[in-house]
Context: one part of a larger RNA
RNA sequence: GGCGAACGGUGGAUGCCUUGGCACCAGGAGCCGAUGAAGGACGUGGGAGGCCGCGAUAGGCCUGGGGGAGCUGUCAACCUAGCUGUGAUCCCAGGGUGUCCGAAUGGGGAAACCUGGCACGAGUCAUGUCGUGUCACCGCCAGCUGAAUACAUAGGCUGGUUGGGGGGAACGCCGGGAAGUGAAACAUCUCAGUACCGGUAGGAAGAGAAAACAACAGUGAUUCCGUGAGUAGUGGCGAGCGAAAGCGGAUCGAGCCUAAACUUUGCGUGUGUGAUACCUGUCAGGGGUUGCACGUGGGGGGUUGUGGGACUUUUCUUCGGCGUGCUGACAAGCGCCGGCAGAGUUACAAAGCCUUAUGUUAGUCGAACAGUGUGGGAAAGCUGGCCGUAGACGGUGAGAGCCCGGUAGACGAAAAUGUAUGGCCUCUGUUGAAGAGCACCCGAGUAGCAGCGGACUCCUAGAAUCUGCUGUGAAUCUGCCAGGACCACCUGGUAAGGCUGAAUACUUCCUGGUGACCGAUAGCGGACAAGUACCGUGAGGGAAUGGUGAAAAGUACCCCGGGAGGGGAGUGAAAUAGUACCUGAAACCGUUCGCCU
Numbered sequence: 001g002g003c004g005a006a007c008g009g010u011g012g013a014u015g016c017c018u019u020g021g022c023a024c025c026a027g028g029a030g031c032c033g034a035u036g037a038a039g040g041a042c043g044u045g046g047g048a049g050g051c052c053g054c055g056a057u058a059g060g061c062c063u064g065g066g067g068g069a070g071c072u073g074u075c076a077a078c079c080u081a082g083c084u085g086u087g088a089u090c091c092c093a094g095g096g097u098g099u100c101c102g103a104a105u106g107g108g109g110a111a112a113c114c115u116g117g118c119a120c121g122a123g124u125c126a127u128g129u130c131g132u133g134u135c136a137c138c139g140c141c142a143g144c145u146g147a148a149u150a151c152a153u154a155g156g157c158u159g160g161u162u163g164g165g166g167g168g169a170a171c172g173c174c175g176g177g178a179a180g181u182g183a184a185a186c187a188u189c190u191c192a193g194u195a196c197c198g199g200u201a202g203g204a205a206g207a208g209a210a211a212a213c214a215a216c217a218g219u220g221a222u223u224c225c226g227u228g229a230g231u232a233g234u235g236g237c238g239a240g241c242g243a244a245a246g247c248g249g250a251u252c253g254a255g256c257c258u259a260a261a262c263u264u265u266g267c268g269u270g271u272g273u274g275a276u277a278c279c280u281g282u283c284a285g286g287g288g289u290u291g292c293a294c295g296u297g298g299g300g301g302g303u304u305g306u307g308g309g310a311c312u313u314u315u316c317u318u319c320g321g322c323g324u325g326c327u328g329a330c331a332a333g334c335g336c337c338g339g340c341a342g343a344g345u346u347a348c349a350a351a352g353c354c355u356u357a358u359g360u361u362a363g364u365c366g367a368a369c370a371g372u373g374u375g376g377g378a379a380a381g382c383u384g385g386c387c388g389u390a391g392a393c394g395g396u397g398a399g400a401g402c403c404c405g406g407u408a409g410a411c412g413a414a415a416a417u418g419u420a421u422g423g424c425c426u427c428u429g430u431u432g433a434a435g436a437g438c439a440c441c442c443g444a445g446u447a448g449c450a451g452c453g454g455a456c457u458c459c460u461a462g463a464a465u466c467u468g469c470u471g472u473g474a475a476u477c478u479g480c481c482a483g484g485a486c487c488a489c490c491u492g493g494u495a496a497g498g499c500u501g502a503a504u505a506c507u508u509c510c511u512g513g514u515g516a517c518c519g520a521u522a523g524c525g526g527a528c529a530a531g532u533a534c535c536g537u538g539a540g541g542g543a544a545u546g547g548u549g550a551a552a553a554g555u556a557c558c559c560c561g562g563g564a565g566g567g568g569a570g571u572g573a574a575a576u577a578g579u580a581c582c583u584g585a586a587a588c589c590g591u592u593c594g595c596c597u
Stems, first nucleotide, its partner, number of pairs: 001596009015582001016547002020518002022515007029507002031167002039101003042055003046075001052059001061095006070078001106115003116135007137164002139161007171202001172200005182189001186236001212219002223250005233241002255499003258443001262300010277289003280331006305477001307442003311437006319338006339430006352424003356420006363411003369384004385402002387391001393405003448472008458484001479494005534541002554581001557568004
């Protein structure tokens, strides 16, 4: 020096564990914000660094409710004086306080800072000072003013404003919109209207009551799921892309409101002065001055496809009462009250209150086991019982239905709040039908057409349909659109205004459950001070570190040592469980022994 063995050191694999994650399911909640959000800065404890809570009333204040003996790591304080509570810590609800920054909003600013005006108050001899309130911009409303330019308008000023501003994981809608890729190259095509960007809304959004489909039979708004179907189609007919009707379900006691004709009324402009006009009609009397056209605002009317409505007229039919404007009579119309009918907080028209029921936000009750030996410890073993509408789960010194928390089940709210029901209340209707006439209306720079695009299964094709821009430019029911060029017939519908719940999507948040999900190099980046430490000018990037023991019982005391550390002693079941702590592999480093050189 090598090899081997044993015993140590180092190291932290492995096994076991789980406070944390992952995925899915079900339910709840689903917007927050100038009444100042989200997110922060700085403070705040008797002693207090981080997290958390809170805001100069700062580990908390007030009220109401729950609960019932300790609270805290320790001392102090608090509550209690022992079955005895004006009852602490704790839990829930409502309220109060809530510095500074932040949309940030008096002005400024390098966020958490600097500095003003006005009013009121405190204080001072006075000034400085302190406190409270208010002062951004845009929009809207009202008032006063007011150019070019006469009316007017723009503009200005003042006042009011519980309107907006910013934030939000994913989901929605609208606008803009790639490329890597695939086509085994590549250009049409594909990827894909995806990623991404912008705008904007809600708890959902969007869509939605046929100018729809269909096919000679019919359906009857929209949305979503299954099927139809990888079909019909489309396609350098390549790669690929890819419907719809129908049928079956979910949901659904969902349908509504307007524009126009006509009528009434206010205002403005223009025209006009009739007298046989107008003031509801007729008759009589009396009185007044207004009328007509156009524009515009309000009320009534009206809403449809077997076309509907307006206007004129006929017939039938209709709850009651009262009032009615020059006077009287009649009639119509209008208004009010009552009755009747219907509806109502999602649209259709709209605001609120109460009862009851049932949830949510604290809680309450809640069955049944002992013995025995082993062991440090019994829940395991053995023996004998018991409960079960409860043998889910977790904990307890090893594996517990009967020890503890719970579980099945039953019960509970002063306050806040959700849903449902009923009532108050509110609103609507109270005429409608049939016939005839008339030809007034039925959404216009629209439909259609042309050019160039886009969307549809549809790549310009025979290309309908929907849609953008430009140009052109109709008709009103004997009208117009669609049924895949186009025409005829036939069939379906009624565009060019608007609203609309549910079935659907999502999960930042809360609750519960499940797992041929992970178990500390795994599982979220994050089981630990984690988006922390650290890196970067910045956008941004981004870790590592879990385990004593049942219980600290965390080694009094003695000895060695400067200390670190160790040896005794003691604790403990165990200390080769001693906080460098469960197990403790290998590499690596030693000691001893054996063999070889």